[in-house]
Context: one part of a larger RNA
RNA sequence: CGUUAGAUUCUUGAGGGGAGUUCUCCCUAGUACGAGAGGACCGGGAGGAACGGAUCCCUGGUGUGCCAAUUGUCGGACAACCGGCAACGUUGGGUAGCUAGAUCCGGACGGGAUAAGUGCUGAAAGCAUCUCAAGCACCAAGCCCAACCCAAGAUGAAGAAUCGUUAUAGAUCCGUCGUAGAAUACGACGUAAAUAGGCGAGGAGUGUACACACCGUAAGGUGCUUAGCUUACUCGUACUAAUCGAUCGAUGUUGUGG
Repeated sequence: CGUUAGAUUCUUGAGGGGAGUUCUCCCUAGUACGAGAGGACCGGGAGGAACGGAUCCCUGGUGUGCCAAUUGUCGGACAACCGGCAACGUUGGGUAGCUAGAUCCGGACGGGAUAAGUGCUGAAAGCAUCUCAAGCACCAAGCCCAACCCAAGAUGAAGAAUCGUUAUAGAUCCGUCGUAGAAUACGACGUAAAUAGGCGAGGAGUGUACACACCGUAAGGUGCUUAGCUUACUCGUACUAAUCGAUCGAUGUUGUGG
């Protein structure tokens, strides 16, 4: 821009895409078969491999604005306690998120038409013959469906419900943001509000803070103290910011007929 009146929401599915794998073991059964050695078809069940999808409850990894320990040096006048730098200085842990080696799931079942192949009936050709004779049937991991995903620019532009026609439905700008994200887009919210921050409570992490008291010459230990601190998590709470607003938005037009 189109889809011929404008929108919101939900569908249909023409068409397209991806997937399609395979092994071992057990039962049937040491059966059929075979002198024996060996050893099935058919059917049923179990467990894997690789691949793929989803997810983060579990197991781990990461986690550079979380906690602790610690070295050197500089600073806060000194001590204490902190802060800066040294790969996050180093080391031990670790929330959310992300993630795989973690967890769950998938290839199926079934149907249709077939290939090679196997047949039935059956002439041409009194026989025979599965038939580039008429007719009929079976049969593959392959083909078409089925299952999953996209999908009306499917210009053949589909359908349904609801709203709306003058400054109205709806949308955008703007603002607070994230389950989204390079920009955009998408999604949530904008006071009739929990969208983000703050605050409160909880969870979770770290692992028992500072100060003080006591013990020890001291390093240090003990008590207060399962303390103190705490990012992304959960719930709550209008304290702060989402103010006030602006813009777009549906010729009853053209053609034809009456």